[in-house]
RNA sequence: UAUAGAAGUAGAGGUUGCGUAAGGCAAAAGUAAGCUGCCGGAUGUUCCAGAGACAGGGGAAGGCAGCAGAAAGGGCCAAACGCCGAAGAUGCAUGCAGUCUGGCUGCAUUCGUCUGGGCGCAGGGUGAAGAACCUUGUGACUGUCAUCCGGGAUCGGGUGGAGUGCUUGAGGU
Numbered sequence: 001u002a003u004a005g006a007a008g009u010a011g012a013g014g015u016u017g018c019g020u021a022a023g024g025c026a027a028a029a030g031u032a033a034g035c036u037g038c039c040g041g042a043u044g045u046u047c048c049a050g051a052g053a054c055a056g057g058g059g060a061a062g063g064c065a066g067c068a069g070a071a072a073g074g075g076c077c078a079a080a081c082g083c084c085g086a087a088g089a090u091g092c093a094u095g096c097a098g099u100c101u102g103g104c105u106g107c108a109u110u111c112g113u114c115u116g117g118g119c120g121c122a123g124g125g126u127g128a129a130g131a132a133c134c135u136u137g138u139g140a141c142u143g144u145c146a147u148c149c150g151g152g153a154u155c156g157g158g159u160g161g162a163g164u165g166c167u168u169g170a171g172g173u
Base pairs, nucleotide, nucleotide: 010167011166014084017083018082019081020080023077024076025075034067035066036065037064038063039062043055044054045053047103048102049101050100051099087115088114089113090112091111093109094108095107096106097105098104116142117141119139120138121137122136123135124134125133126132144161145160146159147158148157149156150155
């Protein structure tokens, strides 16, 4: 000096980085459930199937009219807080919830796999939704490292890789 491994301190990407989120606002919606009247005339209630329970000729489902009339999830602004695999998705397993069983769905946890980051466009999924979120592809942008070129340079350009990355203090082999 270089390489490799282990351990370990502190950091950067952005002011539209990520997540949680008090409070407020819009929307959901004049919707659902409920009550009354009329029509109707035997089924109906849960995400699906079976079972069970409940309601129903003292009138079920459904339809019309009137009265009165919500909420959750999701969204916007945002105090405050936690952070830089922040976080998200997906798969197995486990637990809880939806009356019970099975499926399915939602929430939580461990482990495995994938994604550097935000944005636009298109497809798909969720959703009340032209919102938002997730995912796939794509486009330029951005940060980082490697490599090559120009160059005085801490600069510019081309190509490429991935966060188990990159930078960095101290000490050591």
Lysine riboswitch aptamer from bacterium 1XD21-70, 173 nucleotides, folded computationally. The RNAcentral record of the sequence draws on Rfam. Its Rfam family is "Lysine riboswitch aptamer". Its family is annotated with lysine biosynthetic process in the Gene Ontology. Model confidence (mean pLDDT): 77 of 100.